[in-house]
RNA sequence: AGAGUUUGAUCAUGGCUCAGAACGAACGCUGGCAGCGUGGAUUAGGCAUGCAAGUCGUACGGGGAGGCCGGAGAUAGCAAUAUUUGCGGUACUCCCAGUGGCGGAAGGGCGAGUAAUGCCUGGACAACCUGCCCCUUUGCUGGGAAUAACGCGGGGAAACCCGUGCUAAUGCCGAAUGAGGCGCCCGAGGGCAUCCUCGGAACGCCAAAGGCGGGGACCGCAAGGCCUGCCGCAGAGGGAGGGAUCCGGGUACCAUCAGCUAGUCGGUGGGGUAACGGCCCACCGAGGCGACGACGGUUAGCUGGUCUGAGAGGACGACCAGCCGCACUGGGACUGAGAUACUGCCCAGACUCCUACGGGAGGCUGCAGUCGAGGAUCAUUCGCAAUGGGCGCAAGCCUGACGAUGCGACUCUGCGUGGAGGAAGAAGGGCUUCGGCUCGUAAACUCCUGUCAUGGGGGAAAAAGGUCCCCAUUGUCAACAACGAUGGGGCUUGAUGGUACUCCAAGAGGAAGCCACGGCUAACUCUGUGCCAGCAGCCGCGGUAAUACAGAGGUGGCGAGCGUUGUUCGGAUUUACUGGGCGUAAAGGGCGCGCGGGCGGCUCCGUGUGUCGGUUGUGAAAUCUCCGGGCUCAACCCGGAAAGUGCGGCCGAAACUGCGGAGCUGGAGCAAGGGAGAGGAAAGCGGAACUCAUGGUGUAGCGGUGAAAUGCGUUGAUAUCAUGAAGAACACCGGCGGCGAAGGCGGCUUUCUGGAACUUGGCUGACGCUUAGGCGCGAAAGUGGGGGGAGCAAACAGGAUUAGAUACCCUGGUAGUCCCCAUCGUAAACGGUGUGCACUAGACGUGGGGGGAUUCACCCCCCCCGUGUCCAAGCCAACGUGAUAAGUGCACCGCCUGGGGAGUACGGCCGCAAGGCUAAAACUCAAAGAAAUUGACGGGGGCCCGCACAAGCGGAGGAGCAUGUGGCUUAAUUCGAUGCAACGCGAAGAACCUUACCCGGGUUUGACAUGUGGCUGCAAGGGGGUGAAAGCCCCCCGCCUUCGAGGGCGCCACACAGGUGCUGCAUGGCUGUCGUCAGUUCGUGCCGUGAGGUGUUUGGUUAAGUCCAGCAACGAACGCAACCCCUGUGUCCAUUUGGCACCGGCCCGGCCGGCAACUUUGGACAGACUGCCCAUUUACAUGGGAGGAAGGUGGGGACGACGUCAAGUCAGUAUGGCCCUUACAUCCGGGGCUGCACACGUGCUACAAUGGCCGGUACAGAGGGACGCGAUACCGCGAGGUGGAGCAAAUCCCGAGAGCCGGCCCCAGUUCAGAUUGCAGUCUGCAACUCGACUGCAUGAAGUCGGAUUCGCUAGUAACGGCGCAUCAGCUACGGCGCCGUGAAUACGUUCCCGGGCCUUGUACACACCGCCCGUCACAUCAUGAAAGCCGUCUGCACCCAAAGCCGCUGCGGCAACCGCAAGGAGCCAGGUGUCUAAGGUGUGGGUGGUGAUUGGGAUGAAGUCGUAACAAGGUAACC
Repeated sequence: AGAGUUUGAUCAUGGCUCAGAACGAACGCUGGCAGCGUGGAUUAGGCAUGCAAGUCGUACGGGGAGGCCGGAGAUAGCAAUAUUUGCGGUACUCCCAGUGGCGGAAGGGCGAGUAAUGCCUGGACAACCUGCCCCUUUGCUGGGAAUAACGCGGGGAAACCCGUGCUAAUGCCGAAUGAGGCGCCCGAGGGCAUCCUCGGAACGCCAAAGGCGGGGACCGCAAGGCCUGCCGCAGAGGGAGGGAUCCGGGUACCAUCAGCUAGUCGGUGGGGUAACGGCCCACCGAGGCGACGACGGUUAGCUGGUCUGAGAGGACGACCAGCCGCACUGGGACUGAGAUACUGCCCAGACUCCUACGGGAGGCUGCAGUCGAGGAUCAUUCGCAAUGGGCGCAAGCCUGACGAUGCGACUCUGCGUGGAGGAAGAAGGGCUUCGGCUCGUAAACUCCUGUCAUGGGGGAAAAAGGUCCCCAUUGUCAACAACGAUGGGGCUUGAUGGUACUCCAAGAGGAAGCCACGGCUAACUCUGUGCCAGCAGCCGCGGUAAUACAGAGGUGGCGAGCGUUGUUCGGAUUUACUGGGCGUAAAGGGCGCGCGGGCGGCUCCGUGUGUCGGUUGUGAAAUCUCCGGGCUCAACCCGGAAAGUGCGGCCGAAACUGCGGAGCUGGAGCAAGGGAGAGGAAAGCGGAACUCAUGGUGUAGCGGUGAAAUGCGUUGAUAUCAUGAAGAACACCGGCGGCGAAGGCGGCUUUCUGGAACUUGGCUGACGCUUAGGCGCGAAAGUGGGGGGAGCAAACAGGAUUAGAUACCCUGGUAGUCCCCAUCGUAAACGGUGUGCACUAGACGUGGGGGGAUUCACCCCCCCCGUGUCCAAGCCAACGUGAUAAGUGCACCGCCUGGGGAGUACGGCCGCAAGGCUAAAACUCAAAGAAAUUGACGGGGGCCCGCACAAGCGGAGGAGCAUGUGGCUUAAUUCGAUGCAACGCGAAGAACCUUACCCGGGUUUGACAUGUGGCUGCAAGGGGGUGAAAGCCCCCCGCCUUCGAGGGCGCCACACAGGUGCUGCAUGGCUGUCGUCAGUUCGUGCCGUGAGGUGUUUGGUUAAGUCCAGCAACGAACGCAACCCCUGUGUCCAUUUGGCACCGGCCCGGCCGGCAACUUUGGACAGACUGCCCAUUUACAUGGGAGGAAGGUGGGGACGACGUCAAGUCAGUAUGGCCCUUACAUCCGGGGCUGCACACGUGCUACAAUGGCCGGUACAGAGGGACGCGAUACCGCGAGGUGGAGCAAAUCCCGAGAGCCGGCCCCAGUUCAGAUUGCAGUCUGCAACUCGACUGCAUGAAGUCGGAUUCGCUAGUAACGGCGCAUCAGCUACGGCGCCGUGAAUACGUUCCCGGGCCUUGUACACACCGCCCGUCACAUCAUGAAAGCCGUCUGCACCCAAAGCCGCUGCGGCAACCGCAAGGAGCCAGGUGUCUAAGGUGUGGGUGGUGAUUGGGAUGAAGUCGUAACAAGGUAACC
């Protein structure tokens, strides 16, 4: 620091996802030790049990026990004495409760509630309180009355209670005193309004308690007084610390919560409080709060800090620390310095427990522990030794605070599981191309070490300083008592713990796992599986070779852990303050006016709000950072510093900003002037056209369409003329012209009226810009009411079209369109571009105004405003924009944050309605989208080709037959080929064989190859038996040899053979096709962010990317063409088997001898190159011409670019993998591949007279021939047979037909056609039944030229005619490949169909139009809205009832203290009553949640239905 993922690729936008860190975690697998931390986050759910707050006898009185003292009795004893009973006292010790004091308001827990009565920060208090502690000061005098305990009596199950009697105090109550305080008053000073401080003063009011110790003189019988110390008590002042209250600022989300408020806001008076206050009350007034967010709702304790982050920020608030709140739920007060009180009280409620049923008890959100719920969180441990707290003079007691230990890998940190050597690279595992590679120095083995753990020993070490006692010094004091302080000495105290640490011993001995390995992301192979099982964070893997599943080996990572899940921050500049955007990606409000708000020109003065500087206070500690130190290190801990970006005070600065003041004219406005304009409103007027009405003329049609029909018309239409009526809209001018803020505005005239521009520079003097909310305007359609209605025209009707056609087209036609009033308030309301101001190169138009020049006008030049086009810089993802910015800046507003759900639901506001505005969530997807690129495609365009169409000729499709295919059938009908580009194709030969299929019979080292070992047999071949054959069985004969036993053959065994078994989607090779089309690329350069482009485009030209010209391209490669073959002309050479002009011979035939002319043959060469001429042309080239056998590639062939179709072929061969191995191999017999209701393709033969038949007669080329071609001759009607000359072939053999000549047939199912069938034959072959060909005779079927549709061919071509060859024994060949003969017609032309090339355009396609894709319906699942209602929860209001309690009133009942001799009084209390009021009840609203028959849409779901809406002009342009 980034990466993956939208695309064929690219760039940008944008979301999703990942790598990091963290956690009070949980889960899975695994687990050695130690240290420091940390551990109920959920049910503030319920709790058994134990403990968590007591203490003081130096406040007091008792009870009990012991000790001691005194005295009495009893028993035993002579007695001393012993035992024992009860009594009194006690300076003694212990226990018990009580009175009293202090503490139970701290400590400890939790986070429910709380959005402010809280918290944080900074201030204020002239409005306050403060026990214990400290300092100063003054005092502590003298009395009284009670009451617990206790005794007696009583009630109750219990808890507990009642009566009566006695008693103490530091308990309670009067009184005295008053330094002082308070009240009232006066004065002085000060301040901040109330006031504060100081001083004075008469009067009034206000206190107290004692306890323990020590002690000389003196007094007292004694106690004691007295003196003194300590503790305590009271008053006053001060302090420290604590607390209360008030104020400024900060402190979550929702505006789909916008208005809230009756003690509400203020005043006066009073009450209350420690204190201000409407805190409370009475009266008076009508205020108070709120877009700077009141009120309401939801959520939440706040902070120091913690986590993350570069930071800013975001999230969080465990542990530790500060504050707040709470204590079963709700209410209430009492006591007290302090509470409205966690382990106090009262009441109500829920729950639990006890009960004798009458009544009682309880509150773990203290420490442990338990149940429950939960994914999930520990011991019912030890100790007060330390630290701290309460009480006490103290000893001491109490302390689940705390200190320790335990449990949990929960976090962090440290250590270990060994170290070194060790290659025959062992065994074994894995892989393998079988060679090897790897685990791997890893192990074994050798040497060594000794951490931790284990055993034993040491270790009273550190953590502990103090109390008490003694001594010394010192303070207080009269005092060497006592008490306090300091120092010394002595005694004593440890839960952890026999722990830390250390020593010794032994032995590598006890100690390694987890996850991952397709990319991101570090790490790859084998096997299994076969869209199954499964994986997955995202992209995505798995359908037979899976580095993605599972296992294994190996590797990578981390390591006592490793992964997973959850959550937070980061990455995410993806809420953008730092640090984003809005023309087309999401995003400018439809437009204006404008309050508040934000922002604001020039100069000067003042002020000092912001701002800046200095200083100061605060910003707790802990944490973080730095420095230093302590545990062996580290984690952890300690000390110091820094930081804490904040807030406050003081001093200062004055540029900018704010504020106040004075001025200015440039912004803005006013005025004046002459002009422009579909700006707005109203009234009036006009002509053209349409329609209608009336009349005239006139006759059969009109109208409409792609074509028609509906419709209109003989009752006279259309057409035409005249007249009239009515409504709406205003041709030409008219213009990327004008005006307006936008919507929008178009005949003419008049009236009223708004705005802008220009010129002048007279006036005002910043008056400005923007604008949330608000107000107004706002196309079309729509709505209400009233008019109007010609044309047009939703709906509707009819006619067409169509598979359908609720559409497109046609004929009609109503709302509506028009006017008035009202309403709606939307739009692709668009420049998809908010408003204003300023600045930043140009060029060319155009509208308005002005200026210069000109005598004037036009032209021309210049300035301002408007409106356009092109372009620079710049900007932009690109497209583009570019002074009318999308450039550069400023000000203000609006808006955006992935797609779908959805501009939807709910709520609210508006509307008559339709609907509008505002505006979510669940759920779901890994994208959606922008621009541009290359292709492909288009029922887009341009140019151009091709038998592509057209023009022609002949066919196919109908018939019969042949052949191939589909289908069906079958034991099998083997397999493959399947649009063009499968179908007379593989097959250039299926009766057996072939043959791969089926049935049956056999063989198993195999029918075939190689190797090893053994046997030794000796083969092969021939014969016999059996059998359908193969095979099996038997017998006999029986190889070569250098003799070693080798070769060859065979048998047994083992390696292996074999497979037409699968995969052409694992492959090679070959082939088809686009396509003989003219294309496809590269290097360098250039352009572009890039994909990519350029070159290859453009203008010509060509069959051609052929050539030329031009050009940011210049070159090059594969293709084209040429080079090769055949053919067409000639020359030369050659002359047999071919030829015969000439000479000769003859049996008359090139037969023979000559000949080498010609033809032919076949070798070499020539020839054609746009070379020449004309025209055109820059050139290339093109048109024409000459010559020539041939002329513009002469004709034909071979030759097939980059690539496409996962095209075809594993069955031609080769080949990876998989599969079979007495069978999926192999041999044999028979059958099948030939089966036949059908369908298709390719052909043959025909349907006849351009013909058929008969007779006669002529002319080829190219081939083949020895297991062959086979002549003459003879036989047969014929197929053929007999026979055999010649020929390995220019020698011999096979050899034409149409044609031509002559004749017959006479248009008919025929003298056409020949299928089918019968009989008889021939030939091949081992064998023609299934299943051959041919011949003869007989039989004579369909068929009379073929629907829609479709094929071939442009010249020696089509068509017609025959001939040959391959395969082959023969042949189903009518097929294929060749050959020659006869030998045409037509092409205007490129509109259309098909295919193709180039350029261009659109695209939502890229598996590329056989593409993509929309909606209803049906099914399944999910979430959600509505819904009669039902249930819960929160809450407002009204009313009823009203506990406890404070307060008020009452108080005839009760009462010790004070007054009073008493009666009585004062006062207090019980009781009663009133206000308030928790809970409860009734009624009525609101919010929120759940559920709900049914219902609405939505989302999702490999192969459902219907159509075809959109994307190409998507076939009616699309969209709002």